A computed fold for an 81-nucleotide RNA from a soil metagenome, annotated as c-di-GMP-I riboswitch aptamer. Model confidence (mean pLDDT): 84 of 100. Its Rfam family is "c-di-GMP-I riboswitch aptamer". Gene Ontology term of the family: cyclic-di-GMP binding. Of the family's consensus pairs, 95% are formed in the model.

[in-house]
RNA sequence: GUAAACCAUCCGCAAAGGGUGGGACGCAAAGCUACCGGCCUAACUCAGUAGAGCAUCACUGAUAUGGUAGCGGAAGUGCCG
Repeated sequence: GUAAACCAUCCGCAAAGGGUGGGACGCAAAGCUACCGGCCUAACUCAGUAGAGCAUCACUGAUAUGGUAGCGGAAGUGCCG
């Protein structure tokens, strides 16, 4: 310098996550960038299931265009000794 968990409040489809205030577990880059990999969520979409049944609604699975920089890599910036 920064700020985890937690609390309050707002944003968000979100059991993701983020903003603001409080709060400090920690961190030489735990300051910045989603470029690469991983991980998290799943609105839209696709497939299936059950019931009702004209439609439609619910559940399950898949899936980022959503996230995570305090998962790692990479790029540039960077205090003291």